[in-house]
Context: one part of a larger RNA
């Protein structure tokens, strides 16, 4: 100094911070949904039988690449910092131009069926902003031929489709320099180092492949082992410089363990999907199911670290024209002195220097204005009323809460370490090299200021000592 932990002790507020160990298994719940103003049905209700309004299993669309979480990997262009051209980009901005004929289907539904369950099979029907063909087409690819695109709704506005151009954020990708420890690791390398050619990808590029040529790194430490996210940053320290990288923030990598691609503007995707391993867990043995390193909470390990709480009021994301809905992100409350900052356990007056206690040289000294005793005040804690701003067009979970007013009463509130020297503070009694102290230096064998108690001092105070790691 500390993401501490222990020991003894604890009165209030604020505010931070709270699995550093086992990326060890996890019960339960809930953490990504959302539009009927994209369709088509279905149920309810109302009904002037035209319809209306409300609710959603499915097609569809957008979001499930963010925001949370965790540090195993990782010695690397991963991170810092500078630079740089061969890229893409949903949703936002801005301009320029289009939106035209057709079609054919699967859901869902209705029949019949498998199955224990998960979930399916088959026939038959349907709509769209799903699909799909033509036609336009200043774009794009090609020498040409040719290829490649759209979607509609409403009374209107609005919002929405398609193509090109640019902007903006985000992202990919090169490079230059920096980046721990070992030489008791000295060689190391065959897609390895270079070329032109094809592929591939949004792009460069051995990224891949086939042909060629033998090169390419390394003592300015290559390869190997080890270790370890990495920064702003933090603790130290006159500073150089040392340690570290918890919370905040920026990046990066992971998601039961390994591998893979789909889908999309973006993943090779925590709360998708296929394969395979381990573990779990269900079966009608024929086959299913699953993934807390989200938030809570269980087990377990561990000196050791929290509630299975509330609210979507504020901020903010997601969807929507909106009203609203979903957020365990967030904001709030519960627990702990873990730190950190503040108050508070009473003020003032009181000498008979009481009483007891301890010392004693027996005369006194100390504890000591401390107690009582009298006068006050009442923060804190209690009781009673009031009662915000957070948020405003309206909406407060925190909350009846900060806070304010009035009441009663010294009342509800001190402690740990230490006293040899270093080091602030001293006797007395027990013990007798025994118990036993201790950071070092050393105490202790009958007068111990160093062990034990006591009584009286020191220091620091809701905290004090010890341990632990770091300057």
């Nucleotide at each position: 100094a500390u993401g501490a932990a222990c020991g003894c002790u604890g009165g209030c507020g604020g505010u931070c911070u709270g699995c550093u160990u086992a990326a060890c298994a996890c019960a339960u719940g809930c953490a990504a949904g959302u539009c009927g103003a994209a369709c088509g049905g279905a149920u309810g209700u109302c009904u002037u039988c035209g319809g209306a309004c409300a609710u959603u299993a499915g097609u569809g669309g957008c979001g499930g690449a963010c925001g949370g979480g965790u540090g195993a990997g990782u010695a690397a262009c991963g991170c810092g910092u500078g630079a740089g051209g061969a890229u893409c980009u949903g949703c936002c901005c801005u301009c320029a131009g289009g939106a035209u004929g057709g079609g054919g289907a699967c859901a869902a539904c209705a029949g019949u069926u498998g199955g224990a369950a998960a979930c399916g099979a088959c026939u038959g029907c349907u709509a769209a902003u799903a699909c799909c063909c033509g036609a336009u087409g200043u774009g794009c690819c090609g020498g040409a031929a040719g290829g490649u695109g759209a979607a509609a709704c409403u009374a209107u506005u609005u919002g929405g489709c398609c193509u090109g151009a640019g902007g903006a954020u985000g992202a990919g990708c090169u490079c230059g320099c920096g980046u721990c420890u070992g030489a008791u690791u000295a060689g190391c390398u065959a897609g390895u180092u270079g070329g032109a050619g094809u592929g591939g990808u949004a792009a460069u590029g051995g990224c891949a492949c086939a042909c060629c040529a033998a090169g390419g790194c390394g003592a300015c430490g290559a390869u190997c082992a080890g270790u370890a996210g990495c920064u702003g940053g933090u603790c130290u320290g006159a500073g150089a410089g040392g340690a570290u990288g918890a919370u905040c923030a920026g990046c990066c990598a992971c998601a039961c363990u390994g591998g893979g691609a789909c889908u999309g503007a973006g993943a090779c995707a925590c709360g998708g999907c296929c394969c395979a391993g381990a573990c779990u867990c269900c079966u009608a043995c024929g086959g299913g199911a699953g993934g807390c390193a989200g938030c809570a909470g269980u087990g377990g390990g561990g000196a050791a670290u929290a509630u299975u709480g509330g609210a979507c009021a504020a901020u903010g994301g997601g969807c929507g024209a909106a009203a609203g809905c979903c957020u365990g992100a967030u904001c709030c409350a519960g627990c702990a002195a873990u730190g950190c900052c503040g108050c508070g356990u009473g003020a003032g007056u009181g000498a008979a220097g009481a009483a007891g206690g301890c010392c004693u040289u027996c005369g006194g000294g100390u504890u000591g204005u401390a107690a009582a005793g009298c006068u006050c005040u009442u923060u804190u804690a209690c009781c009673c009323g009031g009662g915000a701003a957070g948020a405003u067009a309206a909406u407060g979970a925190c909350u009846g809460u900060a806070c304010c007013g009035g009441g009663a009463g010294a009342a509800u509130a001190a402690g740990c370490u230490c006293c040899g020297g270093c080091u602030a503070a001293c006797u007395c009694c027990g013990u007798g090299c025994c118990a036993g102290c201790a950071g070092c230096c050393g105490c202790g064998g009958u007068a111990a200021u160093a062990c034990g108690g006591a009584g009286g001092g020191a220091g620091c105070u809701a905290g004090c000592g010890u341990u632990g790691u770091u300057c």
Molecule: small-subunit ribosomal RNA, 5' domain
Organism: uncultured bacterium